[in-house]
RNA sequence: ACAAAGAAAAGGCAAGGUACGCGAAAACGUGCCACGCAAAACCACCGGCCUACAGGUUUCUAUGAAACCCACGGCAGCGGAGUUACCGUG
Numbered sequence: 001a002c003a004a005a006g007a008a009a010a011g012g013c014a015a016g017g018u019a020c021g022c023g024a025a026a027a028c029g030u031g032c033c034a035c036g037c038a039a040a041a042c043c044a045c046c047g048g049c050c051u052a053c054a055g056g057u058u059u060c061u062a063u064g065a066a067a068c069c070c071a072c073g074g075c076a077g078c079g080g081a082g083u084u085a086c087c088g089u090g
Base pairs, nucleotide, nucleotide: 006087012037013036016033017032018031019030020029021028035077041083042082045080046079047078048075049074050073055069056068057067058066059065060064
């Protein structure tokens, strides 16, 4: 340096819960604990999943309500692609 992926060491992240905030919601941010993770680092390009303010359609007991469709909103700890990377082993 390269490739693969991991026994040790040093560390890292933080599921879920909880307090507060924020948002229409999904979700997200911060503090505490720690389910787990060798890329659980970055990235919304491709699938997949979540929500439905606004918009549209339909119905009704009709100046409102209900149902359905729909991302321009999200999820990177669902998978793939791309980028980057600590320590060691060979």